Overview: This is a predicted structure of a 1407-nucleotide RNA (small-subunit ribosomal RNA) from an uncultured prokaryote. Its Rfam family is "Bacterial small subunit ribosomal RNA". Model confidence (mean pLDDT): 84 of 100.
[in-house]
RNA sequence: AUUGAACGCUGGCGGCAGGCCUAACACAUGCAAGUCGAACGGUAACAGCAGAGCUUGCUCUGGCUGACGAGUGGCGGACGGGUGAGUAACGCGUAGGAAUCUACCCAGUAGUGGGGGACAACUUGGGGAAACUCAAGCUAAUACCGCAUACGCCCUACGGGGGAAAGCAGGGGAUCUUCGGACCUUGCGCUAUUGGAGAAGCCUGCGUCGGAUUAGCUAGUUGGUGGGGUAAAGGCCCACCAAGGCGACGAUCUGUAGCUGGUCUGAGAGGAUGAUCAGCCACACUGGGACUGAGACACGGCCCAGACUCCUACGGGAGGCAGCAGUGGGGAAUAUUGCACAAUGGGCGCAAGCCUGAUGCAGCCAUGCCGCGUGUGUGAAGAAGGCCUUCGGGUUGUAAAGCACUUUAAGCAGUGAGGAAAGGUUGAUGGUUAAUAGCCAUCAGCUGUGACGUUAACUGCAGAAUAAGCACCGGCUAACUCCGUGCCAGCAGCCGCGGUAAUACGGAGGGUGCAAGCGUUAAUCGGAAUUACUGGGCGUAAAGCGCGCGUAGGCGGCUUGUCUUGUCAGGGGUGAAAGGCCCGGGCUCAACCCGGGAACUGCCCUUGAAACUGGCAAGCUAGAGUCCGAGAGAGGAUGGCGGAAUUCCCAGUGUAGAGGUGAAAUUCGUAGAUAUUGGGAAGAACACCGGUGGCGAAGGCGGCCAUCUGGCUCGGUACUGACGCUGAGGCGCGAAAGCGUGGGGAGCAAACAGGAUUAGAUACCCUGGUAGUCCACGCCGUAAACGAUGUGUGCUAGACGUUGGGGGUCUUAGGCCUUCGGUGUCGCAGCUAACGCGUUAAGCACACCGCCUGGGGAGUACGGCCGCAAGGUUAAAACUCAAAGGAAUUGACGGGGGCCCGCACAAGCGGUGGAGCAUGUGGUUUAAUUCGAAGCAACGCGCAGAACCUUACCAGCUCUUGACAUCCCGGUCGCGGGGACCAGAAAUGGACCCUCGGUUCGGCCGGACGGAACACAGGUGCUGCAUGGCUGUCGUCAGCUCGUGUCGUGAGAUGUUGGGUUAAGUCCCGCAACGAGCGCAACCCCUAUGAUUAGUUAUAAGCCGGGAGCACUCUGGACAGACUGCCCCGUCUAAACGGGGAGGAAGGUGGGGAUGACGUCAAGUCAGUAUGGCCCUUACGCCCAGGGCUGCACACGUACUACAAUGCCCGGUACAGAGGGAAGCCAAACCGCGAGGGGGAGCAAAUCCCAAAAAACCGGGCCCAGUUCAGAUUGCAGUCUGCAACUCGACUGCAUGAAGCCGGAAUCGCUAGUAAUGGCGCAUCAGCUACGGCGCCGUGAAUACGUUCCCAGGCCUAGUACACACCGCCCGUCACAUCAUGAAAGCCGGUUGUACCCGAAGUCGCU
Repeated sequence: AUUGAACGCUGGCGGCAGGCCUAACACAUGCAAGUCGAACGGUAACAGCAGAGCUUGCUCUGGCUGACGAGUGGCGGACGGGUGAGUAACGCGUAGGAAUCUACCCAGUAGUGGGGGACAACUUGGGGAAACUCAAGCUAAUACCGCAUACGCCCUACGGGGGAAAGCAGGGGAUCUUCGGACCUUGCGCUAUUGGAGAAGCCUGCGUCGGAUUAGCUAGUUGGUGGGGUAAAGGCCCACCAAGGCGACGAUCUGUAGCUGGUCUGAGAGGAUGAUCAGCCACACUGGGACUGAGACACGGCCCAGACUCCUACGGGAGGCAGCAGUGGGGAAUAUUGCACAAUGGGCGCAAGCCUGAUGCAGCCAUGCCGCGUGUGUGAAGAAGGCCUUCGGGUUGUAAAGCACUUUAAGCAGUGAGGAAAGGUUGAUGGUUAAUAGCCAUCAGCUGUGACGUUAACUGCAGAAUAAGCACCGGCUAACUCCGUGCCAGCAGCCGCGGUAAUACGGAGGGUGCAAGCGUUAAUCGGAAUUACUGGGCGUAAAGCGCGCGUAGGCGGCUUGUCUUGUCAGGGGUGAAAGGCCCGGGCUCAACCCGGGAACUGCCCUUGAAACUGGCAAGCUAGAGUCCGAGAGAGGAUGGCGGAAUUCCCAGUGUAGAGGUGAAAUUCGUAGAUAUUGGGAAGAACACCGGUGGCGAAGGCGGCCAUCUGGCUCGGUACUGACGCUGAGGCGCGAAAGCGUGGGGAGCAAACAGGAUUAGAUACCCUGGUAGUCCACGCCGUAAACGAUGUGUGCUAGACGUUGGGGGUCUUAGGCCUUCGGUGUCGCAGCUAACGCGUUAAGCACACCGCCUGGGGAGUACGGCCGCAAGGUUAAAACUCAAAGGAAUUGACGGGGGCCCGCACAAGCGGUGGAGCAUGUGGUUUAAUUCGAAGCAACGCGCAGAACCUUACCAGCUCUUGACAUCCCGGUCGCGGGGACCAGAAAUGGACCCUCGGUUCGGCCGGACGGAACACAGGUGCUGCAUGGCUGUCGUCAGCUCGUGUCGUGAGAUGUUGGGUUAAGUCCCGCAACGAGCGCAACCCCUAUGAUUAGUUAUAAGCCGGGAGCACUCUGGACAGACUGCCCCGUCUAAACGGGGAGGAAGGUGGGGAUGACGUCAAGUCAGUAUGGCCCUUACGCCCAGGGCUGCACACGUACUACAAUGCCCGGUACAGAGGGAAGCCAAACCGCGAGGGGGAGCAAAUCCCAAAAAACCGGGCCCAGUUCAGAUUGCAGUCUGCAACUCGACUGCAUGAAGCCGGAAUCGCUAGUAAUGGCGCAUCAGCUACGGCGCCGUGAAUACGUUCCCAGGCCUAGUACACACCGCCCGUCACAUCAUGAAAGCCGGUUGUACCCGAAGUCGCU
């Protein structure tokens, strides 16, 4: 785009078309083929006429007239109408042909004479339920049969022979008459024959679906002769003779199917299709058969058989809707038991006319196409309502309302064409004729025929009145928001949506597209160059047969002549109409209809052309082959020969092991192995040479010699003269393994056995070992049989090797130039998706063959062929998936590689893991034990302070505009503050006293209390996977990117890789790159040195005070200094850089800090705060008191204290830094053993205080023990803070004195002022669980060979089937369920072949 459609929702009108695609299933009922009295005998019915009877409206008579049941006869029932079952065929289409027939029609010729005998009807009789039928008798004809005649016709032996007919109707002057008529004439018939028209039969060329898993078919088969038969040719049939005929150009068999004009689609070529209309064919319940006839083997005829239905008196009969309607049934599905012969057409008839479910019309159905309408204009307060909202508004929307108009269509009423011409009748004219009958033709007048039809059309009336839906809105694809839902419900054509913010589900608002329709489903073509003729491919995506020889076929060199097959041109015939296209016309337009034209690309005939193709003829030598002379070679076959090695046997020497492996063991060996020497036997394979060397078609071929033999190359150019290329089938060759028979068997070695390895190890490793490997003969016929690249020919830049020949040069060499044949590497053009190929093409062309058409199923099943078997070859489908695949790119990854880093390992020091206690977590418990954090990167984390508070949790008591904010109202006020009373656990409730704001003096300002309602407050409720911000981590790792350029179809690459170097993508060099940014480094702070400057409270030369000073220490400022700057050496060079040195307080980023690239982990945090959405609102909010966060069988993390002598205890004596201090730090006296009390000096602090530093050092004690170690636990007595230490604080004194004697597997930190160790301070804070955290100073080590390994990381590289990226991907069995298919003992059916039996009707023959 389309449809004979169906289904869902909806539905106003008209025109034109269409309407059982399924059950060729079965059919009730009605109708669909009759007609002619001008062929005939007649008169059952009707009407008329005449007559009779009479009862005056009835009966009877007469075929007399119109007519006519039944019958004889003629014509028609072979057309029209239906259907598509069968048919793969001369059935259809197209173009031809010859051996035929043809009723009715047209034209011509010649006739139409004279006789005869029957049968229906009818009458009578009989049988039967019926259908129907029997017998006898009568009768007519255009029924039937002879005779005569025969122009033409038929047969013929050319002498001859044969065969026809029918009348009827109208009219009539003369003549005749038995009055019937004869006769004449007109019309219609009849006979014979010729021609035509139209129709039919037959024959032929070409075209006409699928299957080769159908390859052979055929006996009247193929042909001949002679007959028969037919309308007619013919094996159509028969007799005889011959042995043919068809088939790979697809016979036969099988499946499916009516064919065509056309229709749909498509740019076309094609593909699909064959409704309606038209042509042909076939069929008529199923099968068979003939009759009649011009025509049938006959839809509404006959006979027989069968199935089915119906009637029946059971004896027997009847029927055939695939005609029009209609019914049942089937189905997703397809209409009225309508009107009329008015028109068109058909049959009969002289005609009038009759018949006609053909046809013309109407009815039903949105089934399709076309047209029209459902209003038009105006109308902003942008109404109300709805929806959304950032709350401002936006949108629905000029839409509505309102105002002003119109009236198509529908409705009502009226008017009213065309389809009608004929026919009849009257008259006129002409023709025929003797004729003014009759008939025919023309003209005129009159009459008069319409189913549709209440027609079309027109006019009037009234009133916006009666008339809009459907689908869609994630992308493709035009159209977006809200709510609901929460991987549910659902959607979906493909991709895919839905797991709490869904433009994708459902609803709504809005929008988009079509519109009396809109969607869905089904189907065809297109897009699909996705079967490729036009117009594709085969190295790696699917696809080159393993290789050759060769048949058919296809294709084929140069020249001349001829023919004209293909080819080209002209002409002719045909190519039905309709349809399609163009032009014109008619319905108001259109759809539709009518006229004309072009076209129908085809086939046939004919005339020409002769280049090309082809045939024939003649020639040529460039293709191909032969010959001659050389040459290389693991080419093949057979026979023989050789040495090394292995194993075995014999003998010698010799002794304890050998062998084997990662390490072992099985194994061999004291019965003498291994090793070694000599001898012998056997089989197999041929080291070195040996080479991207050679040969062969491929498989393949390797010691040497001989024989036989194939191919190739080079040179010569004598010969043949296209002999060529390819090659479906076919034939041959064809590695390894395997099979058969017979040999052979050293080594090796499937199977097998043992030993190891392992979780296991039916493996890898080891020790053994049989088929086999070898030979002969015969099979098999496959391989990653690969260059994954068919064969042949020609053409198209080169460079460098190598191999076999030839030529030239000639300096004779390991040379150079050139040519032919092979074999390699690189490479231009070109090709390719890229990779790559590139004269050995995958380039440009030609010829021929083979093969491919998404993945799986499957190279499988079935069938065929081959095979001894194994199996091979040919080769599907169901079902299933939305991909499978190629090449390249970027990452990531690896028990890949290279390079390099890091307390990563190693080397060291000290710990953790064991104990006690502290603390955090898990678990468990609980009314609650609030919540979060979860490998590293949660766990002394949020918490720099949980007794109340904190507090979010629990149980209980309260409040409800609220503890807190804004706004409003009116009333009150000194609101407020302080004191003290009652109830209560308190919150809270109640009662009392005291005191007192500002002021511009206005119940003015500020404020408070109380009260009501509405907005609202409030939430540590949920979502860190809706977010901001902040943070952790990789990682202070050296990386991450960009612009321009270049390369690539592109992803992308280059730069950023490479060579060095660095802590560093740090720097240097090189380079199709050149630059730049974020990172690194530096700039900042602290610290180490110095100089300078300033200086209090610092310092200050002896105890205090006062004064001076600013040298020193110190403090604060500003500055200097370090930059590979200098020297030497090293690296190819120069450089970067590295090593060493000098100087220097400090040397190669001096030490430390701050500083964290692009990004990763949906990492962490909604409980710091902020914040979208959701949720709660007398509660999930707020207040209060109590409890809990501290519970304890356990498990883990992080710390502390120890286990002691480098220690502990006692006494004594030194030396810091950095901090803090007013609700504070708190001195000196004094009291207490002590915590502390007391006291009050000083200090807002370089001044005073905390404050004692401790380890260390000196002296003394302890003497290896659960101790003078260690301090848990517990008892008693206290101190302090605080409203309050019970749950649940810290500290002190006395007493008690647990585990623990250095810690399993495992594991952590640290490279120098570091580890280790010692104390001091601060934040939080009333106090404290701090042994935590953050800082400060003191004492102060050991070790690093090195980068193999573990972990983490960086760069380069090759691989990849990974890309949520190895915590990836993914294979097979098993279990369960489901689906599809195959097989299966058998069983049943359909179709068909062959042979045979029974055999109806019927035709033919015979009797």